The RNA shown here (Bacterial RNase P class A) has 403 nucleotides and comes from Enhydrobacter sp.
Its Rfam family is "Bacterial RNase P class A". Rfam links the family to the GO terms dimeric ribonuclease P complex, tRNA processing and ribonuclease P activity.
Taxonomically the source falls in Enhydrobacter (Bacteria, Pseudomonadati, Alphaproteobacteria, Hyphomicrobiales).
RNAcentral holds the sequence, with entries from ENA.
[in-house]
Order: sequence, then C1' cells, then structure tokens
RNA sequence: UCAGACGGCUGGAUGGCUGCGCUUGCCCGGGCAACCGGGAGGGUGAGGAAAGUCCGGGCUCCACGGAGACACGGUGCCGGCUAACGGCCGGCGGGGGCGACCCCAGGGAAAGUGCCACAGAAAGUAAACCGCCGGGCGGGCCCGCUCUCGAGCGGCAAACCUGCAAGGCAAGGGUGAAACGGUGGGGUAAGAGCCCACCGCGCGACCGGUAACGGAAGCGGCACGGCAAACCCCACCGGGAGCAAGACCAAAUAGGGGUGGCAUGCCGGGCAACCGGCAGCGGUGUUUCCGCGCCGCCGCCCGGGUCGGUCGCGCGAGGCGUUCGGUAACGGACGUCCCAGAGGAAUGGCCAUCCAUCGCCGCACGGCGAGGACAGAACCCGGCUUACAGGCCGUCUGACCUG
Repeated sequence: UCAGACGGCUGGAUGGCUGCGCUUGCCCGGGCAACCGGGAGGGUGAGGAAAGUCCGGGCUCCACGGAGACACGGUGCCGGCUAACGGCCGGCGGGGGCGACCCCAGGGAAAGUGCCACAGAAAGUAAACCGCCGGGCGGGCCCGCUCUCGAGCGGCAAACCUGCAAGGCAAGGGUGAAACGGUGGGGUAAGAGCCCACCGCGCGACCGGUAACGGAAGCGGCACGGCAAACCCCACCGGGAGCAAGACCAAAUAGGGGUGGCAUGCCGGGCAACCGGCAGCGGUGUUUCCGCGCCGCCGCCCGGGUCGGUCGCGCGAGGCGUUCGGUAACGGACGUCCCAGAGGAAUGGCCAUCCAUCGCCGCACGGCGAGGACAGAACCCGGCUUACAGGCCGUCUGACCUG
C1' cells in the first nucleotide's frame, strides 16, 4: 500500500419563528360529586432497533391441600453467569478457510417400529445382471472308411472354439447419495480377513481433565450402513389468561333491603277525641303447601351495578463514572443523575449558517444545484430475530514493497 477478519461507537449540528403532548407554583371557569377544562410563564418530550410479537420474567386477576402417575408442549455436548431463558460467556467435538476467524437442533440407531425415491442382483443379513472357475452332457475342429464329390457312417487322448443345465465365487465391471473395510503380499480351480504386514475400525486396563473430552498399553479379523427437524426412548422444564390485566370513586332513573309517618282492615281499652297491639282472604286448628287477591302514598338511610371519573403509569433486575474480584459473561463497593407517559394517541413545520455525501462547470482555488438510512413509544424489563444511507475508532490476519 492492497485485500480481509472481528469488536465497539455514531445515526446530522447550532440559532430563530411558530405549533402540539405531559408536568408544575399562580389566575379563571365547569360539574351534585368523583373530578375536569382554559390562560400567561417555567420545566420536559422516541429508538438502536421504539419493529416482528419469537422466547424468558416482573406485575394483575382466576384456579389450586401435598405428592405421584398419565397426556400434551418445549429444551437437549460440558462447565459457568443470570430473576429467568430456547439468552450470554468460557471450553470440548465435528466441518470450512493459507490465516485472522467463521458455521453446527451437537443426547440415544446393540429397546422397539418405520422409511431409504430413481437406478440396481441386492438398500440390510440376505442376494448375483455381466463376469471368473473346475467338473458333467453335447456340437465344431481333428482322424478313418464309403461314394452319386457333396454328403453319409464310425472314432475322438490333449489343446482350442462353442451350446446347455446344475454348482463354486464375490476379485473385476455395472447401479446408486449410500453396497457389508483399504493397499500390498501369500493362498486358491477361481476367489474371499481365508492367512499375513501396514492403515482404518470396535472394545479398552491405565493416565490427564470438575466435566464434555483427550491420550493410550493391550485385545478383537471386522461385527455394528444412513435417517430421531419419522414415531419413539432417556433427562430436565412447564397451572391458565393477559394492562381491553385489574383496583378505586361514583350520578339520574328503575329495582333490592331497612326504617319513620299517613292511609286501610281486625282486636282490645275509653262516654268521646283518641291510645295500644297485630297485619290479606280461603282450603284447614297450626307449620308447610296450593289457589285467589293485594303488594298504596311520602320521607330518610344502606348496599350492588350502569353513565361518568380516577388510578394502574414509570425510582427501575435503572443510567453514567471510578474501583475491586473474575480469562469472560457477570458480580460487589462507592459516587453521581432523574431520563416521554399519550389514550385515536404529542414529539411537527418554516428560515438561516455549517457538516457528511452526490451531480454539473472548472487545470485548480472556487462557483451553482441537490440533500441525511431504517424507522417511530402505548404496562414494564432481559434476550433473540429482522431493517438500516453514511461516518468514526480499536484489535488482528494474509500478500507485496521500503528502511
């Protein structure tokens, strides 16, 4: 200098005018109330993902005596972190890259069931399409004889060519994503872990490591194909619904309960005015039951729901800094800060100067013009995933050059 790997930060700046939400001491107004509205000031007002709503939790209500089993769903190498997690950190194993580094649902296939398209003999304990092999039975070739000269008859030890059926083999060919170890030698009729050496594979005493796992003496001729993001088995985890959760305050009208007065009926007392008691009638004397009728007017109190209003609602597993422990994730201590809370939903618009970037003119200084990604809170928090113009910083790798 070029090419790359990983991690982190940022996500236009300043000022002016104007608009909107929330908030607050003050002023004014509305409502029976709970509470609400307006005004001029002050303060404050989106994100790294506020997104997808995929996981985990807080919070709230409902259910629930404890424990277990079954079903269903989820997770799945090991150790750690965390409130928890399917997250994060560190390691192990496998794969990729020259490398920095990256990727992996990464328990069990000797518990059982199932599947392995097409092709192929065969897709899992059996089998053989081409081929190789020896033997058997034939034919040819070959030999002899005869004659009508092209055939007929007879013979045939070996070699060679060839047909048939049965058998041996699994080396070679061929199929496939995958075919029951590989290479070399011995061996054989041909072959074959049939035997041997090396490699591979399985088991593995012992050693190292918290563990996953790594190393490994020795043993075994080799058995055990692949798929569990197929059923399944094993281990662990899981009650349900969600802020429209839910809590509080609380009219008018109707209805419920209680109570007082009046009215009505009956009984008793009193000369009377009136006072006291009880509360419909019938079947049936009482209770229950049944039938019919009645359940009136006015006031007060209580309780529930509705209209309406408020809370839940942001001091929190909080941010930042320093320091200590830890490889790290993370944890402890100290200091410091207060940082949106709407309810159809505010966070906007315009102007000026500047910055990044782009286009045009221009040798250049410069000039003119364009112009800022993805997106946007709605109970909150921890993650994951997805979207994202441009800029900045750090660590590391490879190649080349120079000193």